Molecule: transfer RNA
Organism: Candidatus Margulisiibacteriota bacterium
RNA sequence: GCGCCUGUAGCUUAACGGAUAAAGCAUUCGCCUACGAAGCGAAAGACUGAGAGUUCGAUUCUCUCCGGGCGCA
Numbered sequence: 001g002c003g004c005c006u007g008u009a010g011c012u013u014a015a016c017g018g019a020u021a022a023a024g025c026a027u028u029c030g031c032c033u034a035c036g037a038a039g040c041g042a043a044a045g046a047c048u049g050a051g052a053g054u055u056c057g058a059u060u061c062u063c064u065c066c067g068g069g070c071g072c073a
Base pairs, nucleotide, nucleotide: 001072002071003070004069005068006067007066010025011024012023013022018056027043028042029041030040031039049065050064051063052062053061
């Protein structure tokens, strides 16, 4: 330099182009317990890497850039 894959809560992942984006772990609160752990219940937390485009509508499709990974040279 070229090609391919990838970027969504603190972490790991979901989401046939159609709901103010879902879950596990972690965090906080409560129940339980003599106290903890475990277990049970609840709460908070991301407008999706950045910017454009297509569309009535974009996490999803297209383009450019940025970060990460793999391959070729």